This is a predicted structure of a 69-nucleotide RNA (c-di-GMP-I riboswitch aptamer) from a soil metagenome. The prediction has a mean pLDDT of 89.
């Protein structure tokens, strides 16, 4: 490069949370790890000195389907 296939941004509708937000259906902007992890940075959010959200921002770890070159 094929191929079988995958996952699901925003937004919308239930829910759960004070809240970032997460969880189910709908959607599909875009993903070769957008597959899992909160360790270390960015960002966020409160009941702030502490306690969370967040991996589809950025690094690190783990693990993973195909098969030309």
């Nucleotide at each position: 490069a094929a191929a079988u296939g995958g996952c699901a941004c925003a937004c919308c509708c239930g829910u759960c949370g004070c809240g970032a937000g997460g969880c189910g259906g709908g959607g599909u902007c875009g993903c070769a790890a957008a597959g899992c992890c909160a360790c270390g940075g960015a960002g966020c959010u409160c009941u702030c000195u502490g306690a969370g959200c967040c991996a589809g921002c950025c690094g690190a770890g783990c693990u993973a389907c195909c098969g030309a070159a």
The sequence is in RNAcentral, with records from MGnify.